[in-house]
Transfer RNA from a Candidatus Niyogibacteria bacterium, 72 nucleotides, folded computationally. It was read from a public genome assembly. Its Rfam family is "tRNA". By type it is a transfer RNA. Taxonomically the source falls in Candidatus Niyogiibacteriota (Bacteria, Bacteria candidate phyla).

RNA sequence: ACGCGGUUAGCUCAGUGGUAGAGCGCUUCGUUGACAUCGAAGAGGUCAGAAGUUCGAUCCUUCUACCGCGCA
Numbered sequence: 001a002c003g004c005g006g007u008u009a010g011c012u013c014a015g016u017g018g019u020a021g022a023g024c025g026c027u028u029c030g031u032u033g034a035c036a037u038c039g040a041a042g043a044g045g046u047c048a049g050a051a052g053u054u055c056g057a058u059c060c061u062u063c064u065a066c067c068g069c070g071c072a
């Protein structure tokens, strides 16, 4: 330099165009002498950044950044 893949909650990951979810973690409450387990409720997201297409974009297109793999 060229090709391919990835970037979504604190972490690991879903989500193929119609207002973004799970598990774990965190907070509060119940249960306990206390802790754990269990049950209930809750907080937490500019969907890496920018532009475009569209009535509407996490999703499609282009560019940029970062990470990984391949080729030389």
Base pairs, nucleotide, nucleotide: 002070003069004068005067006066007065010024011023012022013021018055026042027041028040029039030038048064049063050062051061052060